[in-house]
RNA sequence: ACCCCCAUAGCUCAACGGAGAGAGUGCGGCGCUACGAACGCCGAGGUCGAGGUUCGAUUCCUCGUGGGGGUG
Numbered sequence: 001a002c003c004c005c006c007a008u009a010g011c012u013c014a015a016c017g018g019a020g021a022g023a024g025u026g027c028g029g030c031g032c033u034a035c036g037a038a039c040g041c042c043g044a045g046g047u048c049g050a051g052g053u054u055c056g057a058u059u060c061c062u063c064g065u066g067g068g069g070g071u072g
Base pairs, nucleotide, nucleotide: 001071002070003069004068005067006066007065010025011024012023013022018055027043028042029041030040031039048064049063050062051061052060
């Protein structure tokens, strides 16, 4: 320099172009308990940035940023 892949919650990952974007774990509260742990219930918390296509974008396209891999 060129090519490919990835970017969603604190972390690890889901989500045929259409439903209030979910799960595990972590965090907070409540229950349970003599007190904790475990367990049960509830809650907070997120789509890398900027454009474009579309009635509608986490999803498709372009550029950028960051990370990983490959070629020379």

A computed fold for a 72-nucleotide RNA from Labedaea rhizosphaerae, annotated as transfer RNA.
Its Rfam family is "tRNA". It is annotated as a transfer RNA. Rfam's curators write: Transfer RNA (tRNA) molecules are approximately 80 nucleotides in length.
Its mean pLDDT, the model's own confidence on a scale to 100, is 83.
The organism belongs to Labedaea, within Bacteria.